[in-house]
Molecule: transfer RNA
Organism: Candidatus Saccharibacteria bacterium CPR2
RNA sequence: GGGGCCGUAGCUCAGUGGUCAGAGCAGUCGGCUCAUAACCGAUUGGUCGCUGGUUCAAAUCCAGCCGGCCCCA
Numbered sequence: 001g002g003g004g005c006c007g008u009a010g011c012u013c014a015g016u017g018g019u020c021a022g023a024g025c026a027g028u029c030g031g032c033u034c035a036u037a038a039c040c041g042a043u044u045g046g047u048c049g050c051u052g053g054u055u056c057a058a059a060u061c062c063a064g065c066c067g068g069c070c071c072c073a
Stems, first nucleotide, its partner, number of pairs: 001072007010025004018056001027043005049065005
C1' cells in the first nucleotide's frame, strides 16, 4: 500500500428497511433464610463508533472517516 470481517446497555451478544431497540449476566430494591449464597419478583441503564447520502421511513442500504482483528504484498 491492497483486501476481508467487526463496532448495539458496565460485559457477552441478538436484531439484516416499518410503529416500543432487546436477551443473558452485572447493578439497585424487595421476597425467601437465623444469616450468606442460590432461587423468585420488580427495576435502572442506549445520541445503535462519527459525518453525510438514499428512502415516506435507516441500528439495518450506500460513501467517507475513526477504532479493533485477520490475510496479501